[in-house]
Background:
This is a predicted structure of a 71-nucleotide RNA (transfer RNA) from a bacterium.
RNA sequence: UCCCCGAUGGUGUAAUGGCAGCACUACAGGUUCUGGCCCUGUCGAUCCUGGUUCGAAUCCAGGUUGGGGAU
Numbered sequence: 001u002c003c004c005c006g007a008u009g010g011u012g013u014a015a016u017g018g019c020a021g022c023a024c025u026a027c028a029g030g031u032u033c034u035g036g037c038c039c040u041g042u043c044g045a046u047c048c049u050g051g052u053u054c055g056a057a058u059c060c061a062g063g064u065u066g067g068g069g070a071u
Base pairs, nucleotide, nucleotide: 001070002069003068004067005066006065007064010024011023012022013021018054026042027041028040029039030038047063048062049061050060051059
């Protein structure tokens, strides 16, 4: 310098262009003599900027960042 792949709650991981879901964590409550286990509920996310589209996490362009490869 060039090519390929990835980026989604605090963490991990889903989502044919059509309501962003699940698990763990956190918080609140229940249960318990206390704690744990268990049960119920709540909060919390699409890397950034544009474009296409009735509609974008998804498609397109550029960028940021991480990983891999070629020379």
Its Rfam family is "tRNA". Gene Ontology term of the family: triplet codon-amino acid adaptor activity. The prediction has a mean pLDDT of 81.